[in-house]
Molecule: Glycine riboswitch aptamer
Organism: Thiohalocapsa marina
RNA sequence: UACUCGUCGACUGGAGAGAGGUUGGCCUAGACCCAACCCACCGAAGGGGCAAUGCAGUUCUCUGCACAAACUCUCAGGUAGCCGGACAGAGGGAGAGAC
Numbered sequence: 001u002a003c004u005c006g007u008c009g010a011c012u013g014g015a016g017a018g019a020g021g022u023u024g025g026c027c028u029a030g031a032c033c034c035a036a037c038c039c040a041c042c043g044a045a046g047g048g049g050c051a052a053u054g055c056a057g058u059u060c061u062c063u064g065c066a067c068a069a070a071c072u073c074u075c076a077g078g079u080a081g082c083c084g085g086a087c088a089g090a091g092g093g094a095g096a097g098a099c
Stems, first nucleotide, its partner, number of pairs: 001098001003097003007093002011089003018039001020038006040079003046075001047073003053066005
């Protein structure tokens, strides 16, 4: 340093799926809200699983280990709005590398 890499926290954008039912709480009562349970769904917080491939072993083609995702599973989370949200954009902080 107008370079590269990941990282951190703000800004902007950001999908999907029942404003479900029952019971209880809150309330003078109701609604909203909260909790539990039940059914139906979603995948883009997080999490789990797997390929090619690499390594090792040896029963000669099997075994084991490592290993990716926006794929897949839905544990968790979510299903009006708010919140959240992978990822992306433009910039900023500290750091490492390079010069």